Predicted 3D model of a 92-nucleotide RNA (SAM riboswitch aptamer (S box leader)) from Hymenobacter norwichensis DSM 15439. The model forms 97% of the base pairs in the Rfam consensus. The coordinates come from a structure-prediction model, not an experiment, and the mean pLDDT is 84. The sequence was found by an Rfam model in a public genome assembly.

[in-house]
RNA sequence: UUUUUAUACAGAGGCGCUGAGAGACAGGCUCGACGAAGCGCCGGCAACCCCCGCAAUCCGCGGAACGGUGCCAACUCCUGACCAUAUAAAAA
Numbered sequence: 001u002u003u004u005u006a007u008a009c010a011g012a013g014g015c016g017c018u019g020a021g022a023g024a025c026a027g028g029c030u031c032g033a034c035g036a037a038g039c040g041c042c043g044g045c046a047a048c049c050c051c052c053g054c055a056a057u058c059c060g061c062g063g064a065a066c067g068g069u070g071c072c073a074a075c076u077c078c079u080g081a082c083c084a085u086a087u088a089a090a091a092a
Stems, first nucleotide, its partner, number of pairs: 001092008013042005021031003025080004043072003048068002051063004076084001
């Protein structure tokens, strides 16, 4: 990077550096100098993989949260386009 599968009405902040944008895209509509986005530190949320137990025909149920990710404004903010965007797992 590609394919497949699953999920997306929930949840979760402080400080520091910086300095004007951000919410994938378009149109809206919101957030932003009472400091956006980005980076760093600590913290938190969650439960996809890993782990433990039950079951094992049913691809399920429960537990924990060390580790691997991920996430911490608004129903994926709304609509639309693209069978899309994002995240996880497996394979190549």